[in-house]
Context: one part of a larger RNA
């Protein structure tokens, strides 16, 4: 000098664009944050012009693996980059083929129990795009190549037809796995390793593989730093710097990891699943003491910690997502608004004229000098702000939270709008008074013990300006 997610002190007019728990991955009251489909299904309720319509607890489907948060853990194929082969893939696109015929249940519901509750039992009835056989197999899979195995569901429409369902190719996008190279500090950590290293065989997986088991061999890694310890999410980037480099990894974007702590699997195309399940633990809450409920590192908000970080706001109008044929519903994603000079940018706090160089202040050699064209006065202007009126783009047809906002027009009136730090040298800016090694200043050198340009005040001056200083950190 530049920079910051900053904080503190003094001060503070407006607008735009950004940013805002860096600390306790501490604990959380309350509300909301993931639903949707009646064109899969039976039932209940309401209405009915008796055609049907509306609504919905339950069964069923799709979605809850996305989106959103956090950075605890992780020095690792985690990330970055360049490659690889032994894989998977719901929805979507594209191609081939099929959609025949049966069956038995079960929620809801009815009856009846248990329980304080959470919830749960018995008997009986019923539907399906729920479940299970049979048939068929262009096709796919297995094979000892003879053969064997494998499907499906209907709904809407007067109809044409539409939406589906099954099987099997290809594709797109996405994901799993492997490898080369790169990726902090410590040797006051020098040896580490027994599924360890390799093989055979088997299991397991979507798939390779000690991933797992049995057996066999005795290997594997290491001063080119193994192992151990400490620290840390990684990157695109960001800051600085002429660059090389150094520091850093907030916001935005990609990847990873985590979801009270530890473990586990289920379902599913996909999870070992933030607002799913089970077990254990700590904590909190309810209880009729038998037993239950919960998980804000989602958005707000509360307590706590801290130098320190915002509203328990509006809307689905736009963009995007889920479901749905659709109408539409949901969406604290998102878009907006609120708060904060936290940062950057822009604007304003007036312009011209005005010498009796007014008054006052300060200094004075008492002559005057300075504040100073500064003020007053006179002549103008009206940005921003205020008041009144009009009023968008964002929305190719409808639909606007923002918002009576931006913007435009008009009106009044200089009116409502300046501070902070410094003035010994470095370093730009000097006098008077007070104080008297006191009180105090200070980044370094150093000032202060009776004339202090260095302390405190005043006048004057210098610098920056809605900011100015200080502190902390980085280059």
């Nucleotide at each position: 000098g530049a920079g910051c997610g900053a904080a503190c002190g003094c001060u503070g007019g407006c607008g735009g664009a950004a940013u805002g728990c860096u600390u306790a991955a501490c604990a959380c009251a309350u509300g909301c944050a993931a639903g949707u489909c009646g064109c899969a299904c039976g039932g209940g309720g309401g209405c009915u012009u008796c055609g049907g319509c509306c609504u919905u607890a339950g069964u069923g489907g799709c979605g809850g693996a996305c989106g959103g948060g956090u950075g605890a853990g992780u020095a690792a194929c985690g990330c970055g980059u360049a490659g690889g082969a032994a894989c998977g893939u719901g929805u979507c696109c594209u191609g081939g083929g099929a959609u025949g015929g049966g069956g038995g249940a079960u929620a809801a519901c009815g009856c009846u129990g248990g329980g304080a509750a959470a919830c749960u039992g018995g008997c009986g009835c019923u539907a399906a795009u729920a479940c299970c056989g049979c048939a068929u197999a262009u096709c796919u899979c297995c094979u000892g190549a003879g053969g064997g195995a494998g499907a499906a569901a209907g709904c809407c429409g007067c109809g044409a037809g539409g939406c589906g369902u099954c099987u099997u190719g290809g594709g797109a996008g996405c994901g799993g796995c492997c490898u080369g190279c790169g990726u902090c500090c410590g040797a006051u950590u020098a040896g580490c390793u027994u599924g360890u290293u390799g093989g055979u065989u088997a299991g397991g997986u979507a798939a390779u593989g000690g991933c797992u088991g049995a057996c066999c061999a005795a290997g594997g890694c290491g001063a080119u730093g193994a192992u151990c310890g400490g620290u840390a999410g990684c990157u695109g980037g960001u800051c600085u710097g002429a660059g090389a480099g150094g520091a850093u990894g907030a916001u935005c974007a990609g990847c990873c990891a985590c979801a009270c702590u530890g473990g586990g699997a289920c379902u599913g195309a996909g999870a070992c699943a933030c607002g799913g399940c089970c077990c254990a633990g700590a904590c909190u809450c309810c209880u009729a003491c038998g037993g239950g409920a919960g998980g804000c590192a989602g958005c707000a908000g509360u307590g706590g910690g801290g130098a320190a970080u915002a509203u328990u706001g509006g809307a689905c109008a736009a963009u995007g997502g889920g479901c749905g044929c659709a109408a539409g519903c949901c969406u604290g994603a998102u878009c907006c608004a609120g708060c904060a000079a936290u940062u950057c940018c822009g604007c304003g706090u007036g312009g011209g004229u005005g010498a009796a160089g007014a008054a006052g202040g300060u200094c004075u050699u008492c002559g005057g000098a300075u504040u100073g064209u500064a003020a007053a006065g006179c002549c103008c202007u009206u940005u921003c702000g205020g008041c009144g009126g009009g009023g968008a783009c964002g929305a190719u047809g409808a639909u606007g939270a923002c918002g009576g906002u931006a913007c435009c027009c008009g009106c009044a009136g200089a009116a409502g709008a300046a501070g902070c730090c410094c003035c010994g040298g470095c370093u730009a800016a000097c006098u008077u008074c007070g104080u008297g090694c006191c009180a105090g200043c200070a980044g370094c050198c150093g000032c202060g013990g009776u004339a202090a340009u260095a302390c405190g005040a005043a006048g004057g001056g210098g610098g920056c300006u809605a900011g100015c200083g200080u502190u902390g950190c980085u280059c």

A computed fold for a 475-nucleotide part of an RNA from an uncultured soil bacterium, annotated as small-subunit ribosomal RNA, 5' domain. The RNAcentral record of the full RNA draws on ENA and SILVA. The prediction has a mean pLDDT of 90.